The part of an RNA shown here (small-subunit ribosomal RNA, 3' major domain) has 462 nucleotides and comes from an uncultured bacterium. Its mean pLDDT, the model's own confidence on a scale to 100, is 82.
Context: one part of a larger RNA
This record gives sequence, structure tokens and C1' cells, in this order.
RNA sequence: UGACGGGGACCCGCACAAGCGGUGGAGCGCCUGCUUUAAUUCGAUGAUCACCGAAGAACCUUACCGAGGUUUGACAUGCAACUGCAAGCUGGGUGAAAGCCCGGCCCCCUUCGAGGGUGUUGCACAGGUAUUGCAUGGCUGUCAUCAGCUCGUGUCGUGAGAUGUACCGUUAAGUCGGGUAACGAGCGCAACCCUUAUCGUUAGUUGUAUCACUCUAGCGAGACUGCCCUGGCAACGGGGAGGAAGGAGAGGAUGAUGAUAAGUCGGCAUGGUCCUUAUGCCUCGGGCGAGACAGGCGCUACAAUGGCCAAUACAAUGGGCAGCCACAUAGAGAUAUGGAGCGAAUCCCGUAAAGUUGGUCUCAGCUCAGAUUGAGGGCUGCAACUCGCCCUCAUGAAGUUGGAAUCGCUAGUAAUCGUGGGUCAGCUAUACCACGGUGAAUACGUUCUCGGGUCUUGUACA
Repeated sequence: UGACGGGGACCCGCACAAGCGGUGGAGCGCCUGCUUUAAUUCGAUGAUCACCGAAGAACCUUACCGAGGUUUGACAUGCAACUGCAAGCUGGGUGAAAGCCCGGCCCCCUUCGAGGGUGUUGCACAGGUAUUGCAUGGCUGUCAUCAGCUCGUGUCGUGAGAUGUACCGUUAAGUCGGGUAACGAGCGCAACCCUUAUCGUUAGUUGUAUCACUCUAGCGAGACUGCCCUGGCAACGGGGAGGAAGGAGAGGAUGAUGAUAAGUCGGCAUGGUCCUUAUGCCUCGGGCGAGACAGGCGCUACAAUGGCCAAUACAAUGGGCAGCCACAUAGAGAUAUGGAGCGAAUCCCGUAAAGUUGGUCUCAGCUCAGAUUGAGGGCUGCAACUCGCCCUCAUGAAGUUGGAAUCGCUAGUAAUCGUGGGUCAGCUAUACCACGGUGAAUACGUUCUCGGGUCUUGUACA
């Protein structure tokens, strides 16, 4: 000087408390451990792993296993020799395919020297998701959007260092003010950026019968403690007015110096090491989907604030040509067959659902719940056995609100209700990322739990 303390003081945070809803019990889905396996590829492992890398494992992917093949190679560059001059198209045999073997068609450009290009052989080399994240770059998680981390000159100290940055107030903030052997400055804070709430204005493809409004997308205004009262030296705090909005209006992006030898050599790059007829490459099949058990994250429920039936109302974000598909017809349906429009404010996805109205069920393992299983169909795709999704009929399991414990959330939030998108042929999406609808309760307070900040104190720790 730090770090630490079951030392002290002060302060903050959904940290506790006050509330609301969950998890922990059930069934199922996903991930992981463990076990098993020819293989169940690899990594991630307290917080900071466990719907994580993976925004989508039937083949491919794919890295794993088995079998079959291959050795200048699936890919790049160079050299040498050879070449019937191309390339390319195509037939047969064998085979699971890859490949291997045997043919056919065609016969490149040319300045006629050669060269370019093709193929074969040979040599340099290629190749490696092999290893080391404790050799690294880059990127990332967490401490933490916490308010801190430093420098120049000066001063103090033998020195390590201190001061500045401590103190008194104040703030979300090392924010600002006062004061001060310090005076200034930098990285952080804040602001500048984006979205949103109000208004004006410009334009108007779409929309509308038309004009307008809504809207769309540009420009601008508006909020600054500006005004009033009040406390205070000030900074600033409390209250009020006007206002769509009030004291950072709300949300996002933005992450200092560092620490964690944190994570990643399997995104990529890269040093070293290792493999080189194999640890490279191709192919088929299997596996990543196993299953006593255990953990994590979710979905669906256990019902009457509900289930079912009928009628009916109101969104926003998005996506679309190997696509979205109106409409018609067939079907009970998944869907199929025709077929218009639209590269889209124009057409389509596209009926939002919870809600409201009426009816029914009457507290039961039920008209709750839907697992599991049987049968019949549909779709995608070369192919749904291992191992896809959807429809219909039948079947109708556990479950009657969940021990100890534990998680999220302070407002358009929680809770609840649907909708869209990416990935994608299809889908194991209940995941993830977005969008809107309905819309609460509670916060006395900081004693306690956890984490953090400032000052101080102790220390046999660095």
C1' cells in the first nucleotide's frame, strides 16, 4: 500500500421486510450427471454450467462407432517427365454405395516454334473438429452500469508511499457546492445516439365513394428546477402552478483501471508438439434418441374466477417468388385438386385469444385433467424401422395445490391471454427473440440475510 475480520461508522441494491405469482409433489418435454454401449462425438460444471455452444441430429449436418474403399489425396501452389490432345457427354460389368474394371460418342485455341488448358506418373507439399485456452490474438461471462481508476507539476516523507481523491453537505453518480498544500488534467459518470409519450408543419404511394382524420416518414417545437412558496452560505432538497410530459418523463444502446492463469485452439486466427498407406479423405449402415437412478429449466394440470357448446367485439410486431396463397370444389379433419392476386402500406399469411352474451355441467377423479396405448388416414422428404410432424376414432394413467427449502417481480411492472419471426424440405419449439390485449397488490422500515461502495480500526496474511 492492499487483502481479510463471526471490528466500528455511514450509504446503496427486489438484499431483507411488505405483497403477488411460482419452483420443490404429479405427467410429459428439454438439458446434465451417472450407468450402459461397438459408439452412446466434443466442449461448458458454485454464484458466472445444465432449452448452454445448438437460430432447429431421420440421410446430410457429424466431429463418434462398424464395415467397405483410397494415398499428391475432397482442396491450394510450384517443379519435372509423359499425354492418344482437350474438357465434356454416355454405355456395360461388379458393388450397399464410394470406388474399381472394360468400352462408345466427341476430337479445344494456335502466329505451327511452343505455350495455355486437360489427364497420368513422380517430387515438394496438402490435410488434421489431433493436443496445449497454463504459450497466444480476437471475442465473451462475472464483479458491475458498481463509481470508481489514474496522470503531470508542486508539497510532505530517509523510503515504500502520501497528498490531490480525506472533511462538511448534496447527488443515481469522484454529481455538484463549501472548505483545503495543493493546482490542473485524463479514462469512467452525465450529455451527444436510437425508440416512445404531446403539438406544429411538409409530403401523400396506400387508405376513403370523396375530402379529412387516423396513419406513414422527414423537419421542427417542447422540460430548463424556467416560474411561485419554502429550508439552506451554496450545491441542492420539500411543496405548488401551468403542462401531453416534472425534476434523470419511460425504455434501449453504451461496460473505466483491473481481477477471475474464468470461458473459448471445436466459429475464426495463431506459436509449440504430434499424425502423414493415417489421428488425412470418400462411402453405406448405426450412434449422438440407450435407462435403475439423481439434479436443473420448462410445459400441462389438479378445476366452477372453471370445462364444453353457440353467437359476437377489439390489436401490434413481423414474413412472403424453389415463396405467401385469396376463392371454388372434395373431405368429418389433417389435407388434396383446380386457380386469381402479390417481389407487396396495394395481394396473401390472417378468424387474435383472454373478453362479452346465451345455454349446459353441479363438486365427483367428474362433461376436471390429458399421459399412455390400439386402429385408420394425411404431409414433407431418395428414404419416416431404429428416429418426424399432423388429423380422426377409441383408450382415459398420475394428479384433489405440493415437506425442508427456494426463485422472480416496484407499474403499463407482476400475473394472465393470444400473435409474429429466425433457424427450417419437414420437425421432436412447451425453447429463443420480438409484438400487442387485459391488468394488480405492496414497500412501516434498514434490526437481520446476501452483494457492493466510502472512511476508520486490528492483523503473526501478500
Notes:
It matches the Rfam family "Bacterial small subunit ribosomal RNA". Gene Ontology terms of the family: structural constituent of ribosome and ribosome.